[in-house]
RNA sequence: UGUGGCCUUCGGGGCAGGGUGCAAUUCCCGACCGGUGGUGAAACCCCGCGCACAGUACAGGGUGCGGGGGAAGUCCACGAACCGCAGCGAUGCGGCCGAUCUGGUGAGAAGCCAGAACCGACGGUACAGUCCGGAUACGAGAAGGUUAGG
Numbered sequence: 001u002g003u004g005g006c007c008u009u010c011g012g013g014g015c016a017g018g019g020u021g022c023a024a025u026u027c028c029c030g031a032c033c034g035g036u037g038g039u040g041a042a043a044c045c046c047c048g049c050g051c052a053c054a055g056u057a058c059a060g061g062g063u064g065c066g067g068g069g070g071a072a073g074u075c076c077a078c079g080a081a082c083c084g085c086a087g088c089g090a091u092g093c094g095g096c097c098g099a100u101c102u103g104g105u106g107a108g109a110a111g112c113c114a115g116a117a118c119c120g121a122c123g124g125u126a127c128a129g130u131c132c133g134g135a136u137a138c139g140a141g142a143a144g145g146u147u148a149g150g
Stems, first nucleotide, its partner, number of pairs: 001149001004147007017029003031130002033120002035078004044069008073118002082095005100116005122133003
């Protein structure tokens, strides 16, 4: 230092208020939510070192350099779910895998600002992104520890 092994922990949010109806968080008006890694241009925060001012000195503030953190549901990729095949099963292999525009700023916008849109597995049930269930599951991965190697 952290490419490899092992261990531990963590790892998904959301219908307020109202209408119709015997019945709906499922319909209607309206409200609310956004997994993981990457990309990326701010502000801002933290750490280290240097400089100048002031000062007895310290602290604090300013500034430069370096490092880290930090902003995408709809840009890229992944996970889960779902479907197919094989298997007694654990599981393996394959498939599928949603949705964005306009204006602004700027050298540059798919990521910023403003506005307006759009999207969301399966089973159950009065038709569900938000309720109940598979699920005390699985998981992209994240953090820490340890060990081998370099």
Predicted 3D model of a 150-nucleotide RNA (FMN riboswitch aptamer (RFN element)) from a Bacillota bacterium. The source organism's lineage runs through Bacteria, Bacillati and Bacillota. The coordinates come from a structure-prediction model, not an experiment, and the mean pLDDT is 77. The sequence was found by an Rfam model in a public genome assembly.